[in-house]
Molecule: transfer RNA
Organism: Oscillospiraceae bacterium
C1' cells in the first nucleotide's frame, strides 16, 4: 500500500426480500424478604461511528472520510 470483514442504548449482540429500532445484561423504580442476595413487576435508556448520495421510505442499497480485526506484499 491494496483486499475483505466490521462499527447499532453503558456491555455484549439482534433487526428476511428497504416499511413505527429490539432482546439480555448492567443502572433506576417498585414487590416478595427482618436485611442482604434470589426471584418477580414495571418504566426509562438511541443524531444506528461521521458526511453525502439513491428512493414515497434507508439501521440495510452507493460514495467518500474515521477507526477496529484479519488476509497479501
Nucleotide at each position: 500500500a491494496c483486499g475483505u470483514u466490521c462499527u447499532u442504548a453503558g456491555c455484549u449482540c439482534a433487526a428476511a426480500u428497504g416499511g413505527c429500532a429490539g432482546a439480555g445484561c448492567a443502572g433506576c423504580g417498585g414487590a416478595u424478604u427482618u436485611u442482604u442476595a434470589a426471584u418477580c413487576c414495571g418504566a426509562a435508556g438511541g443524531u444506528c461511528g461521521c458526511g453525502g448520495g439513491u428512493u414515497c421510505g434507508a439501521g440495510c442499497c452507493c460514495c467518500g472520510c474515521a477507526g477496529a480485526a484479519c488476509g497479501u506484499a